Transfer RNA from Candidatus Bathyarchaeota archaeon RBG_16_57_9, 75 nucleotides, folded computationally.
RNA sequence: GAGCCCGUGGCCAAGUCAGGAUAAGGCACCGGCCUUCUAAGCCGGAGAGCGAGGGUUCAAAUCCCCCCGGGCUCG
Numbered sequence: 001g002a003g004c005c006c007g008u009g010g011c012c013a014a015g016u017c018a019g020g021a022u023a024a025g026g027c028a029c030c031g032g033c034c035u036u037c038u039a040a041g042c043c044g045g046a047g048a049g050c051g052a053g054g055g056u057u058c059a060a061a062u063c064c065c066c067c068c069g070g071g072c073u074c075g
Stems, first nucleotide, its partner, number of pairs: 001074007010027003020058001029045005051067001053065003
């Protein structure tokens, strides 16, 4: 230098191919119930607009361009 893959709450992670919106789920966190207390269990809650920027579109996490970071491969 070139090619491919990945980047989504504090952590992990689905959704991307086939655009349709309140962005799923698990862990952790907060409150309550239960318990002598803790843990476990049950109920409820808060927290991300999807790596940055731009474009297409009525509508973008999803499509296109470019850049950033990580991984693998080639030279």
RNAcentral holds the sequence, with entries from ENA. Rfam family: tRNA. It is annotated as a transfer RNA. Model confidence (mean pLDDT): 82 of 100.